Predicted 3D model of a 161-nucleotide RNA (Lysine riboswitch aptamer) from a mouse gut metagenome. RNAcentral holds the sequence, with entries from MGnify. It matches the Rfam family "Lysine riboswitch aptamer". The family has 47 seed sequences and 3,224 matches in Rfam 15.1. The prediction has a mean pLDDT of 79.
RNA sequence: GUAGAGGUUGCGUUUUUCAUUAGUAUGCUGUAGGAUAUACAGGGAUAGGUGAUUGCAGUUGAAAGGGGACAACGCCGAAGGGGCAAAGCUGCCUGGAUGCUUUGUUUCUGGGCAUACAGUUAAGAGCUGUAUGACUGUCAUCAGUAAUGAUGGGGCGCUAC
Numbered sequence: 001g002u003a004g005a006g007g008u009u010g011c012g013u014u015u016u017u018c019a020u021u022a023g024u025a026u027g028c029u030g031u032a033g034g035a036u037a038u039a040c041a042g043g044g045a046u047a048g049g050u051g052a053u054u055g056c057a058g059u060u061g062a063a064a065g066g067g068g069a070c071a072a073c074g075c076c077g078a079a080g081g082g083g084c085a086a087a088g089c090u091g092c093c094u095g096g097a098u099g100c101u102u103u104g105u106u107u108c109u110g111g112g113c114a115u116a117c118a119g120u121u122a123a124g125a126g127c128u129g130u131a132u133g134a135c136u137g138u139c140a141u142c143a144g145u146a147a148u149g150a151u152g153g154g155g156c157g158c159u160a161c
């Protein structure tokens, strides 16, 4: 340098579909109530005593994100986090907050699973972090005729050429 392996619950992306979100938000009607409302601040615009915000009742009734399944595609640092920095978006404008996306850099994680705690989320799902546990793959050392067992290490690794 090239080609491969870990697993049929390896990783990621996309379409379709299903459940959940949720009988929630929203709309309409009635009623209570009586001056504001459009996330925050300023400005502007619109609506509002022909009844605002809001509560209750009835009726109508979603969506996004996340998740399961099938299929397709790309792969084996696949990929996913943490820190720092930059840029963009965040619904009329400006500013900040929050959140999201992208890029660069640095660091961690072999892989999936289960449990506990914490965070996120509508969520006992899922994801993320930490810790523990067995399983699995690989390499090294030791023991063994061998199957295999014990200990330890990590992907910038391991195997073949």
Base pairs, nucleotide, nucleotide: 001161002160003159004158007076010075011074012073013072014071016069017068018067027059028058029057030056031055032054036047037046038045040095041094042093043092079109080108081107082106083105084104085103086102087101088100089099110136111135113133114132115131116130117129118128119127120126138153139152140151141150142149143148